A computed fold for a 350-nucleotide part of an RNA from Trichopus zeylanicus subsp. travancoricus, annotated as small-subunit ribosomal RNA, central domain. The full RNA is in RNAcentral, with records from SILVA. Lineage of the source: Eukaryota > Tracheophyta > Magnoliopsida > Petrosaviidae > Trichopus zeylanicus. Model confidence (mean pLDDT): 86 of 100.

Context: one part of a larger RNA
Formats: sequence, structure tokens, C1' cells
RNA sequence: UUGGGCAUAAAGUGUCUAUAGGUGGCUUUUCAAGUCUGCCAUCAAAUCCCAGGGCACAACCCUGGACAGGCAGUGGAAACUACCAAGCUGGAGUACGGUAGGUGUAGAGGAAAUUUUUGGUGGAGCGGUGAAAUGUAUAGAGAUCAAAAAGAACACCAUCAGUGAAAGCACUCUGCUAGGCUGACACUGACACUGAGAGAUGAAAGCUAGGGGAGCAAAUGGGAUUAGAUACCCCAGUAGUCCUAGCCAUAAAUGAUGGAUACUAGGCAUUGUGCAUAUCAACCCAUGCAGUGCUGUAGCUAAUGCGUUAAGUAUCCCAUCUGGGGAGUACAUUCACAAGAAUGAAACUC
Repeated sequence: UUGGGCAUAAAGUGUCUAUAGGUGGCUUUUCAAGUCUGCCAUCAAAUCCCAGGGCACAACCCUGGACAGGCAGUGGAAACUACCAAGCUGGAGUACGGUAGGUGUAGAGGAAAUUUUUGGUGGAGCGGUGAAAUGUAUAGAGAUCAAAAAGAACACCAUCAGUGAAAGCACUCUGCUAGGCUGACACUGACACUGAGAGAUGAAAGCUAGGGGAGCAAAUGGGAUUAGAUACCCCAGUAGUCCUAGCCAUAAAUGAUGGAUACUAGGCAUUGUGCAUAUCAACCCAUGCAGUGCUGUAGCUAAUGCGUUAAGUAUCCCAUCUGGGGAGUACAUUCACAAGAAUGAAACUC
């Protein structure tokens, strides 16, 4: 490589957009490149195969013949693919009417809590633990009342809910903004799917510069525990956590399940919306589309389980795997300020 795989055994890129490429709806026409078919030339001899013959047989030798396949030439067929031309509306999209939402971004406002400061009351402990101690307090703490400041996060509602490509997104209001769903059917007429390279985005931690710093808290110091305790527990506490600008590009980035399309029993719940019905209104009831869940048939699976949101049945495209360790290491290259990231072996060993 082939084959076989990729939820949990090795294996789905973190996610999206999109170039080349691959693949591609229905009807009619052209053409004959692919495809199918006839004929013909050639592929030395020997060998192989078949038939016959010669050495007593065999091996061996001699004579004759042929298939398959390759590469050309030439004649034909026209279903399928490609091509040419014309059309269609079911895929896809645009416009229109509605609609839900923690979608994003910028600005403004808010209350509770925490800490600190100031003032009042008050007067001995507070804090912490399994128990303590370090710590803190008569220089007036803790408690309580009032006022002020600061920074960060937004209780209840809250959800089996919503939304976004993913990361993610929730106090309230406003501006700007992207996408979805649904309805009717007006328009375009295959404009589609996937996507190597490429580009964009990408939690937390980390880095650079400037701010900010309440709480929490790597590092660090102290107190305990212990044989020891570079830990778990306690008292402190700096980076960091927050904002602005720029890097980094990784996560158990998980549904451990790539994307698209079609088909294949039901039942229950729920979100958005349409239609019918009902009504004062809310419910109730029937049904369509798009989601989110539970259960389950056929089928699949090594089993667990999956099961119209498939891990079922099929097609197309991409990524990726090939015993464990060595090793996501070494070397080399690219990227990065660095930390490192990406690509990624072998010897040896079992």
C1' cells in the first nucleotide's frame, strides 16, 4: 500500500470559511473521449498448455496448434459518465410577512455581599481547629449603628430550557449588528456537497507594555500533624485573577461519535412557530416544520449500549490508525519575545 477499521480496544483535525481536486437533481438533443463490440497487424526462437510422434518407459527430444493479456489501427452501438445545445423545479439561494433567543459589540445605570477607612455605643476577648498554635486585641479588637471609598462577581428567576461554528454566552436598559426558524408562494434556475494546501477564530494558564488590585490565591514565610511532611489542616501572603493594546494556539478543546443527502415502528415530555378547533381568557384536543430530551421495535455491536438527534441501511468527500515500550523523545525544518507549538524517526527491548 491492499484489506479492515476509527463512542469505550490504535484511530474524527478544537471549530468554521473557502481555493485546487473529487463527487453531483430531472427532461430532450449533439458528439463519440471513457464504455461495449466486430475485424486486422504485432508481441523472435526456446519455455508453459493441448494433440501426435521418436529414444524399450520416463526424464529428454521432434512436429503441429492454441488461449488469455498488452499496445496500435480500422468499422460499428449509443444505455450510462463526460462534452454540446435547449429547457424544468423538487436541491440551493434571493426578495416579502411574522417570530424566539444568556448571539456579538459599545455605552449607561443598579442592589446585596466582602474588605478598608472615619465617627458613635461598649469593654475582653476574637479568630481558628479533630485538638491546638502561629495570628489579632486595653495604642480599645470582635460585636453593633451611621457614613464613605474601592474592586470583582451578578442571589432568586434557573430549567431534562435557550443561543452560538466551536471556544463560549445570564443584574437591568439603550444604540449598532450577525445568524436561525416559520408562512405564503413571487423571482433565479443546479448556482450544490465535501474540502488537501490556505485563511479566520480558539477556555484556562503563560508572555510584553500601561493601568488596576476588594476577595481569592501558585510561589514564599510561619503554626500544626508526623519517624520525616519540601503535603493534606490553620494564620499570613506575592505573581496572577480584572481592564486596554498585542502575542501564544494548546485542553478529558468530549457526544471521547467529521461533514452532507436519502430511506427505515412507535410512545412520552418540552422549546420556537404555522394551521384547524375551542374559549371572556388561560387550558384542553388534532396536526405540519425546525430543535432539545427520555424510553423503545427492526437492525447493528465483542459487550456496554446505539436506536429518525443511529453506533441501522446506502452514496459522496475529507482527516486518521496498523503490537507495547523507547516517544510525542532525538535530529532537522517552520512558527513564537520566551515558555514552547507544529511536523516527527531510529537503534534497542518485550